Predicted 3D model of a 114-nucleotide RNA (SAM riboswitch aptamer (S box leader)) from a Cytophagales bacterium. It was read from a public genome assembly, where an Rfam model found it.

RNA sequence: GAUUUAUAAAGAAGGGGGGAGAGACAGGCUCGAAGAACCUCUGGCAACUUUUAAAAAUUCAAUUUUUUGAAUAAGUGCCAAAAGCUGUCCGUCAAUAGACGGGAACUAUAAAUG
Numbered sequence: 001g002a003u004u005u006a007u008a009a010a011g012a013a014g015g016g017g018g019g020a021g022a023g024a025c026a027g028g029c030u031c032g033a034a035g036a037a038c039c040u041c042u043g044g045c046a047a048c049u050u051u052u053a054a055a056a057a058u059u060c061a062a063u064u065u066u067u068u069g070a071a072u073a074a075g076u077g078c079c080a081a082a083a084g085c086u087g088u089c090c091g092u093c094a095a096u097a098g099a100c101g102g103g104a105a106c107u108a109u110a111a112a113u114g
Base pairs, nucleotide, nucleotide: 002113003112004111005110006109007108008107013042014041015040016039017038021031022030023029025087026086027085043079044078045077048075049074050071051070052069053068054067055066056065057064088103089102090101091100092099093098
């Protein structure tokens, strides 16, 4: 890198290095020499893997599955703005611009497979 499944309006920043770009892509918008991106140290958030309690389904019983809680040692992830916003389709409202809601695609992350 590929495939499948799940999640993505919550949450959580300081030091050192670095030195001009960054926010995936396009558009617009924003962040950035009052030092961004990136690397590293420390701290934190969260709860995907993990541990655990209860209920329900299935079962002869268990295994297993689902739902709702709890924990955080380890493996990841994350710590500007909703995946920062829009992008494609459908619906409602609106004269239009557009607003709201739902799905798809794309992207990111995790787990599994090969």